Predicted 3D model of a 268-nucleotide RNA (Bacterial large signal recognition particle RNA) from a Candidatus Aenigmatarchaeota archaeon. A source record names the gene ffs. Its mean pLDDT, the model's own confidence on a scale to 100, is 76. Its Rfam family is "Bacterial large signal recognition particle RNA". A reference for the family is Regalia et al. (2002), "Prediction of signal recognition particle RNA genes", Nucleic Acids Res. RNAcentral holds the sequence, with entries from ENA.
[in-house]
RNA sequence: GGAGGCUAGGUCGGGCGGGUAGCGGCCGCCUGUGACCGUCAGUCCGCUACAGUCGGGACCGAAGCCUGAGGGCGGCAGCGCGCGCGGGUGUGCCCCGCGAUUGAAGCGUCGAAGCUCAGCCCUCUGGGAUCGCUGUAUAGUAAACCCGGCCAGGCGGGGAACCGAGCAGCCGUAAGCUAUAUUUGCCGAUGCUCCGAGGAGUCCUGAGUGGAGCAGAGACCGCGGCCACGUACGCCUGUGCUUCGUUGUCCACCGAAGGCGUGCCUCC
Repeated sequence: GGAGGCUAGGUCGGGCGGGUAGCGGCCGCCUGUGACCGUCAGUCCGCUACAGUCGGGACCGAAGCCUGAGGGCGGCAGCGCGCGCGGGUGUGCCCCGCGAUUGAAGCGUCGAAGCUCAGCCCUCUGGGAUCGCUGUAUAGUAAACCCGGCCAGGCGGGGAACCGAGCAGCCGUAAGCUAUAUUUGCCGAUGCUCCGAGGAGUCCUGAGUGGAGCAGAGACCGCGGCCACGUACGCCUGUGCUUCGUUGUCCACCGAAGGCGUGCCUCC
């Protein structure tokens, strides 16, 4: 050094997310393939830094194992951009008011605006009128008994004559009530009327004066208000989603390089 046998040992995937004090698994996803099977498991299963348990199987076998610059699929996190939703706030539009400009229809020489006077309107004072109340007069009515007169019948007294009280009825009357008339007085009321004084001068009416404008839809501009509602945009803030970008981090896979290990028996 070669051949055969054996044993220690190794391989039969890895990673991210999620979850956990942590590790691994069942779960989702990525990557990769030459890459086993069964059992347990989500308010979970197994375990503890040598961090799945238990059971079975296949292969390799001193073959290999480990670390790993760099590249890097993919995942996660932060930020940015974008989009959606909520809250706050500002501005513009909208809306309201005022003003400038322009100005449709309309009114006006059959006389515009303006001015003057009067009325209308309001307040106050007084008179009248009307109405009411009160008073007076006249008429009517008006009392079961508790008003008057006459009082049938009946009642009471008496030997009798007669006397007494007295209901109904009739007559009369008082307060009161009703109607009419009326004056005075006082009071009250008044969408009436007259006189006077004052006020307001916006509208309206009339007369006079005056002699050409009056009035104004709409448009546009400015100022102020309002932002209650609606709408557009900006800013601040919260929250969600995600193509993308960027930063950080983990990393399948590839992989420069390095480290550890390479045992026992027989024969040639």